[in-house]
């Protein structure tokens, strides 16, 4: 360098959930916590997927839509530490 791998060393991230804040909401981000993770880094680019303020429709409560999210749902892209094979 390339595939493999997560066994070794240094280490890294952080699920439910708990507190506080942001938000219509789905979620976030801080804070503690660890249930996992070898791309659980990072890009909404294809798909899936929540939510439905506004808006539109019909009529008082419903349906439709993302310009709002999820990358720890699956494919792409770009970048990366360390190595027993």
């Nucleotide at each position: 360098c390339u595939c493999a791998g997560a066994a070794a060393a240094g280490g890294g991230c952080a699920a439910a959930c708990u507190u506080a804040c942001u938000g219509a909401a789905a979620a976030g981000u801080a804070u503690g916590g660890a249930c996992g993770c070898a791309a659980a880094a990072u890009c909404a680019c294809a798909g899936g997927u929540c939510u439905a303020a506004a808006g539109c429709u019909a009529a008082u409560u419903a349906g439709c839509u993302a310009c709002g999210g999820c990358g720890g749902c699956u494919g792409g892209g770009u970048u990366a530490c360390c190595c027993a094979g």
Molecule: c-di-GMP-I riboswitch aptamer
Organism: Virgibacillus necropolis